[in-house]
RNA sequence: UGCCGAAAGGGCAAACCUGCCGCAAGGCAGGGGCGCAAAGCCAUGGGUCCAGUUUUGAGGUGUGCUGGAUCGCCAGGCUGCCGAAG
Numbered sequence: 001u002g003c004c005g006a007a008a009g010g011g012c013a014a015a016c017c018u019g020c021c022g023c024a025a026g027g028c029a030g031g032g033g034c035g036c037a038a039a040g041c042c043a044u045g046g047g048u049c050c051a052g053u054u055u056u057g058a059g060g061u062g063u064g065c066u067g068g069a070u071c072g073c074c075a076g077g078c079u080g081c082c083g084a085a086g
Base pairs, nucleotide, nucleotide: 003086011036012035016031017030018029019028020027021026034072040078041077042076044075045074046073047070048069049068050067051066052065053064
């Protein structure tokens, strides 16, 4: 230095509850802790979800389009902590 990955210290924080923001999906803060070695970052591709619009006599659903949400859905990209024995 590489492989492997024991232990410890620390990190993040699902559901749910409260408050605030948002038309909504959802976000932020506090509590909480299911889990996570990238559950750190990036909406680039796919998925899912929401809103508007398209269509209709009207309404609903679907499709298309536009905008948005999700990186704790999957893929991809960038970065990255500790290190026993062997």

Background:
Predicted 3D model of an 86-nucleotide RNA (c-di-GMP-I-GGC riboswitch aptamer) from a Syntrophomonadaceae bacterium. The model forms 86% of the base pairs in the Rfam consensus. The source organism's lineage runs through Bacteria, Bacillati, Bacillota, Eubacteriales and Syntrophomonadaceae.